[in-house]
RNA sequence: GGCGGAGUAGCUUAGCCUGGUAUAGUACUGCGCUCAUGACGCAGGGGUCCCGAGUUCAAAUCUCGGCUCCGCCA
Numbered sequence: 001g002g003c004g005g006a007g008u009a010g011c012u013u014a015g016c017c018u019g020g021u022a023u024a025g026u027a028c029u030g031c032g033c034u035c036a037u038g039a040c041g042c043a044g045g046g047g048u049c050c051c052g053a054g055u056u057c058a059a060a061u062c063u064c065g066g067c068u069c070c071g072c073c074a
Base pairs, nucleotide, nucleotide: 001073002072003071004070005069006068007067010026011025012024020057028044029043030042031041032040050066051065052064053063054062
């Protein structure tokens, strides 16, 4: 330098192809349970969907550019 893959909650991630309420687990907080802790059960909060631009009534999703990481080729 060329090609491919990945980036979404503190962490791990679904959703993207085929645009239409942003998911789940874990962690955290509260309550229940217990003499108490843990475990377990119930409830709750937490997101500029890597950044910018474009298309569209509407973009995590489509298009273009950029950044970071991984792999392959030279």